[in-house]
Context: one part of a larger RNA
RNA sequence: CACCGCCCGUCACGCCAUGGGAGUUGGGAGUACCUAAAGUCAGUGAGCUAACCGGAGACGGGGGCAGCUGCCAAAGGUAAGACUGAUGACUGGGGUGAAGUCGUAACAAGGUAGCCGUAUCGGAAGGUGCGGCUGGAUCACCUCCUU
Numbered sequence: 001c002a003c004c005g006c007c008c009g010u011c012a013c014g015c016c017a018u019g020g021g022a023g024u025u026g027g028g029a030g031u032a033c034c035u036a037a038a039g040u041c042a043g044u045g046a047g048c049u050a051a052c053c054g055g056a057g058a059c060g061g062g063g064g065c066a067g068c069u070g071c072c073a074a075a076g077g078u079a080a081g082a083c084u085g086a087u088g089a090c091u092g093g094g095g096u097g098a099a100g101u102c103g104u105a106a107c108a109a110g111g112u113a114g115c116c117g118u119a120u121c122g123g124a125a126g127g128u129g130c131g132g133c134u135g136g137a138u139c140a141c142c143u144c145c146u147u
Stems, first nucleotide, its partner, number of pairs: 005107001008103002011100001013097004018092003023087005031079004039072001041070004047065003052061003113134009
């Protein structure tokens, strides 16, 4: 002095929804047990009782009522779980946003061919080892195809 393709991930910032989370706080439903109002039904009924029956009457019988007991059972209470809503310090990744940071991994043989599986290492894209693939270029030879 010249440069100007495309493109990857971390990091920083904003916004959005979402997973985990010590917990916190609600909801409706079910289960087990406790308790048991009103009422039906069943039992009992020494107290009470005009109608029916008997009796001249007193009174007796039958029926009924109060009371008591039991079964069922609303509401209420206790307990342990299940389902579900909201919220929660902290934390995980995802999406998104004209001009932020670091590098340069891929696309040409992309400058170490790339990719797949696996192991390991590293701010990040990634690196390396082992095995595999050609969806690699170049060179040589062989067998062919087209002209």